[in-house]
RNA sequence: UUUCAGGGCGGAGUGAAAUUCUCCACCGGUGGUGAUCGGGAUUUUCCCGUAAGUCCAUGCGCGCGUAAGCGCUGAUUUGGUGUGAUUCCAAAACCGACGGUUAAAGUCCGGAUGAAAGAAA
Numbered sequence: 001u002u003u004c005a006g007g008g009c010g011g012a013g014u015g016a017a018a019u020u021c022u023c024c025a026c027c028g029g030u031g032g033u034g035a036u037c038g039g040g041a042u043u044u045u046c047c048c049g050u051a052a053g054u055c056c057a058u059g060c061g062c063g064c065g066u067a068a069g070c071g072c073u074g075a076u077u078u079g080g081u082g083u084g085a086u087u088c089c090a091a092a093a094c095c096g097a098c099g100g101u102u103a104a105a106g107u108c109c110g111g112a113u114g115a116a117a118g119a120a121a
Base pairs, nucleotide, nucleotide: 001121002120003119004118010024011023012022013021026106027096028095029058030057031056032055037049038048039047040046041045053094054093061072062071063070064069076092077091078090079089080088098110099109100108
């Protein structure tokens, strides 16, 4: 410098009205860590790929500010294995910006053909 860089409302119920409520269902940005799993080399051991929504950090977002910048920002336990796991296995939970809407939204519409953690070349 260029390119890329977010998924998800299906069924039933109530109602004048709900993809917004209720029951069931569905989704999980980016980097790190890591005992999964796969592959390779040469026993130890090493290398490559891969593995967390709830751990550590961070983007988006929100607030203040002319600006630089500063601040705020969700959610996990129990059991099992083991030297070692909030990461594996099992089970049960929990969380989700702002504005809009005939009715309250993680999933619809909008800012956004945007911005960006970062990734690749």
Molecule: FMN riboswitch aptamer (RFN element)
Organism: mouse gut metagenome